[in-house]
Molecule: c-di-GMP-I riboswitch aptamer
Organism: Chloroflexota bacterium
RNA sequence: CACGAGCCCCGUCACAGCCCGGGAAACCGGGCGGCGCAAAGCCACGGGCCUGCGGUCGCGCUCAACGCGCGGCUACGGCAGCCGGGCUACCGAG
Numbered sequence: 001c002a003c004g005a006g007c008c009c010c011g012u013c014a015c016a017g018c019c020c021g022g023g024a025a026a027c028c029g030g031g032c033g034g035c036g037c038a039a040a041g042c043c044a045c046g047g048g049c050c051u052g053c054g055g056u057c058g059c060g061c062u063c064a065a066c067g068c069g070c071g072g073c074u075a076c077g078g079c080a081g082c083c084g085g086g087c088u089a090c091c092g093a094g
Stems, first nucleotide, its partner, number of pairs: 006091001013036001017032006035081001041087003045084003048079003054074008
């Protein structure tokens, strides 16, 4: 000097919940808060999961139309604190 385990050091981040705001929603931003994380830093590339304004199909209101209700499917919406992958990074005992 390099790698490195996770002791040490400086610290960082921020679950749930509450308040304000955005959004149809999932969820996101800010404030309070702190469950936890050695990458819980960043990136939607792969897998997975969440939501469904709108679209579509079915059933019903109904004999029919307009429309409404319920249900299924649907991402070009979302989740990086679900996993994998890519990139970056403090300290440096054995």